[in-house]
Model confidence (mean pLDDT): 87 of 100. A computed fold for an 84-nucleotide RNA from a Desulfobacteraceae bacterium, annotated as c-di-GMP-I riboswitch aptamer. Of the family's consensus pairs, 95% are formed in the model. Lineage of the source: Bacteria > Pseudomonadati > Thermodesulfobacteriota > Desulfobacteria > Desulfobacteraceae. It matches the Rfam family "c-di-GMP-I riboswitch aptamer". Gene Ontology term of the family: cyclic-di-GMP binding. Rfam describes the family as follows. GEMM was predicted in a large-scale screen for bacterial structured RNA regulatory elements. It was read from a public genome assembly, where an Rfam model found it.
RNA sequence: GAAAUGAAAGGGCAAACCCGUCGAAAGGCGGCGGCGCAAGGCCAUGGGUCUAAAGCCGUAAGGCCAUGACAGCCGGUUGCCGAA
Numbered sequence: 001g002a003a004a005u006g007a008a009a010g011g012g013c014a015a016a017c018c019c020g021u022c023g024a025a026a027g028g029c030g031g032c033g034g035c036g037c038a039a040g041g042c043c044a045u046g047g048g049u050c051u052a053a054a055g056c057c058g059u060a061a062g063g064c065c066a067u068g069a070c071a072g073c074c075g076g077u078u079g080c081c082g083a084a
Stems, first nucleotide, its partner, number of pairs: 012037002018031005035072001041077003046074002048070003055064003
């Protein structure tokens, strides 16, 4: 000097439920709330997961499908502090 790890300090984010709103839904936004998180910052043209309006198939029940969504699923990427 670099890498792994991450005590302490200052702080940060904010699950579920509920209320309101947008949406066909998944889900998003706002408020309450706090389960948790050392990246729970950002990225949807890496993988994966969810929904199925419209469309297609079917006598029907239903099935297929992303152009829709999820970053608190993995992943990529950028950061604060600095003991052992």